[in-house]
RNA sequence: AUCCGAAAAAGGCAAACCCGGUGAAAACCGGCGACGCAAAGCCAUGGGUCUACCGUCACCGCAAAAUGACCAUGACCGCCAGGCCGCCGAA
Numbered sequence: 001a002u003c004c005g006a007a008a009a010a011g012g013c014a015a016a017c018c019c020g021g022u023g024a025a026a027a028c029c030g031g032c033g034a035c036g037c038a039a040a041g042c043c044a045u046g047g048g049u050c051u052a053c054c055g056u057c058a059c060c061g062c063a064a065a066a067u068g069a070c071c072a073u074g075a076c077c078g079c080c081a082g083g084c085c086g087c088c089g090a091a
Base pairs, nucleotide, nucleotide: 004089005088012037013036018031019030020029021028022027035078041084042083043082045081046080047079048076049075050074055070056069057068058067
């Protein structure tokens, strides 16, 4: 240094619920709180999942609205893979 991850040490992060805020929503930010995590640090690059404002089509109708289907440029890195960086050192 690489691989690996312990009944080691020092620490770290923070699920759900709830409160406040942003957003059409998914979700995100902050507070509380810990389900868990050896990368649960960062990156939307490849898959995958979620949402559908706008848009398109359909239905309905004078029209509008409503409803349904499709649609990421939106979101999820605590879904998987990949990339980058990183604490410690038993077997």